[in-house]
The part of an RNA shown here (small-subunit ribosomal RNA, 5' domain) has 506 nucleotides and comes from Prauserella flavalba.
Context: one part of a larger RNA
RNA sequence: GGACGAACGCUGGCGGCGUGCUUAACACAUGCAAGUCGAACGCUGAAGCUCAGCUUGCUGGGUGGAUGAGUGGCGAACGGGUGAGUAACACGUGGGUAAUCUGCCCUGUACUCUGGGAUAAGCCUGGGAAACUGGGUCUAAUACCGGAUAGGACCAUUGCAGGCAUCUGUGGUGGUGGAAAGCUUUGGCGGUAUGGGAUGGGCCCGCGGCCUAUCAGCUUGUUGGUGGGGUGAUGGCCUACCAAGGCGGUGACGGGUAGCCGGCCUGAGAGGGCGACCGGCCACACUGGGACUGAGACACGGCCCAGACUCCUACGGGAGGCAGCAGUGGGGAAUAUUGCACAAUGGGCGGAAGCCUGAUGCAGCGACGCCGCGUGAGGGAUGACGGCCUUCGGGUUGUAAACCUCUUUCGCCAGGGACGAAGGGUGACUGACGGUACCUGGAGAAGAAGCACCGGCUAACUACGUGCCAGCAGCCGCGGUAAUACGUAGGGUGCGAGCGUUGUCC
Numbered sequence: 001g002g003a004c005g006a007a008c009g010c011u012g013g014c015g016g017c018g019u020g021c022u023u024a025a026c027a028c029a030u031g032c033a034a035g036u037c038g039a040a041c042g043c044u045g046a047a048g049c050u051c052a053g054c055u056u057g058c059u060g061g062g063u064g065g066a067u068g069a070g071u072g073g074c075g076a077a078c079g080g081g082u083g084a085g086u087a088a089c090a091c092g093u094g095g096g097u098a099a100u101c102u103g104c105c106c107u108g109u110a111c112u113c114u115g116g117g118a119u120a121a122g123c124c125u126g127g128g129a130a131a132c133u134g135g136g137u138c139u140a141a142u143a144c145c146g147g148a149u150a151g152g153a154c155c156a157u158u159g160c161a162g163g164c165a166u167c168u169g170u171g172g173u174g175g176u177g178g179a180a181a182g183c184u185u186u187g188g189c190g191g192u193a194u195g196g197g198a199u200g201g202g203c204c205c206g207c208g209g210c211c212u213a214u215c216a217g218c219u220u221g222u223u224g225g226u227g228g229g230g231u232g233a234u235g236g237c238c239u240a241c242c243a244a245g246g247c248g249g250u251g252a253c254g255g256g257u258a259g260c261c262g263g264c265c266u267g268a269g270a271g272g273g274c275g276a277c278c279g280g281c282c283a284c285a286c287u288g289g290g291a292c293u294g295a296g297a298c299a300c301g302g303c304c305c306a307g308a309c310u311c312c313u314a315c316g317g318g319a320g321g322c323a324g325c326a327g328u329g330g331g332g333a334a335u336a337u338u339g340c341a342c343a344a345u346g347g348g349c350g351g352a353a354g355c356c357u358g359a360u361g362c363a364g365c366g367a368c369g370c371c372g373c374g375u376g377a378g379g380g381a382u383g384a385c386g387g388c389c390u391u392c393g394g395g396u397u398g399u400a401a402a403c404c405u406c407u408u409u410c411g412c413c414a415g416g417g418a419c420g421a422a423g424g425g426u427g428a429c430u431g432a433c434g435g436u437a438c439c440u441g442g443a444g445a446a447g448a449a450g451c452a453c454c455g456g457c458u459a460a461c462u463a464c465g466u467g468c469c470a471g472c473a474g475c476c477g478c479g480g481u482a483a484u485a486c487g488u489a490g491g492g493u494g495c496g497a498g499c500g501u502u503g504u505c506c
Stems, first nucleotide, its partner, number of pairs: 001506004006502005013373006019366002021331001026329003030326003035074003040071002043068001048063007081284003091208007100201002105197008113147004122137006153176010182189002210256003217247003222244008259281004263274004286307005309320004337363001339362003345359001346357004376406004386397004410447001412442005420433001423430002450495005455476003461490005471478002
């Protein structure tokens, strides 16, 4: 000098764009953050419309389908948060998979035949303070279970082709156990099997990136083999047996620290430091462990167990997990609103309308940062008053002010007023931001300047007070009676809605 997710002191007009718990992965009141589908299903059936009866505002019937819980499907594994752990194939980069999976989507082929028994909801009836739960009875399905069909799957056997060891592709024969679901507004939407694609994963390998030897030896599933198990899949991943191996001064093992990268800061570069925001990957979700469901989880707002903590309780037993968005307490030098909207973008469900979406879009707060603008412009000397200094002549503040002429950015007042809307809806219509941006008119210099420094480094000097005191200080050093170094004032210098100080990095 530059930089910052900064903080502190003094000061503070406006706007745009960014950005904001670096500390206690401390504990959390409250609200919201994941639902949706009636075009899968059985119930429930409101308003409205309509018919009939009439005690003229009620009853009954039909239509209609709002609503409610339930069965079922898809989603809930995405999106959002955090950085605790991790020195590791975690990450980056380049490869391998002849050792692999992939719901929804695209594309190709072939099918979608025939039966059955339940169960939730409902009704009846128990237990319990509650959370919840038992029994009986009735019912539906794209829920569940049989049978049929089968070119594909698996096993055995036998050919052909190819290759990179195990093998891969393709054909014949025999055997094995196996599929499906309907709905509809008749346009469609689905279901089953299988091939290919796309997308997304899993696993393996080469190389690369911290400190420490005041850590020198480490290792028994350890290293390898065979058989078996397990997985979507290779493999000591697991197991039985066998062998005795494997790693290490090119630093094993141990200890400390740490999420990694694209990048960011600095620097002429080499390099050094960092990993906030944004993007990719990983890990975690009160702490530890476990599996279930599923195409996908060992699952933040799912389940089970244990533990700590908090809450409810009728003491028998139960409930909870903000490292989602706000917000609270606490810690701290320090970090924001319990806001608006789904209008846009994106996501889930749905044929759609639509519903949900603290993702997102916006607004609020903070000079926290960067950038832009303003706080007026021109004229104006008797160099006014006042202040300060003075050799008492004057000098300086200073064209500065007053005064005259002019302008009106920003702000203020008034009027008009968007783009973002592609789309959706038969149509009327549909914008959170927002009466915002922007445009026009109006008044009036009117509402808007501070901070640090002035001994040398280092731009900027005098007076008074103080008297090694009070104090200053980045280094050298100032202060003990004339201090340009302390304090105040006048003046000056630098930067300017900021200026200084502190911290950290280069």
Annotation: Taxonomically the source falls in Prauserella (Bacteria, Bacillati, Actinomycetota, Pseudonocardiaceae). Its mean pLDDT, the model's own confidence on a scale to 100, is 84.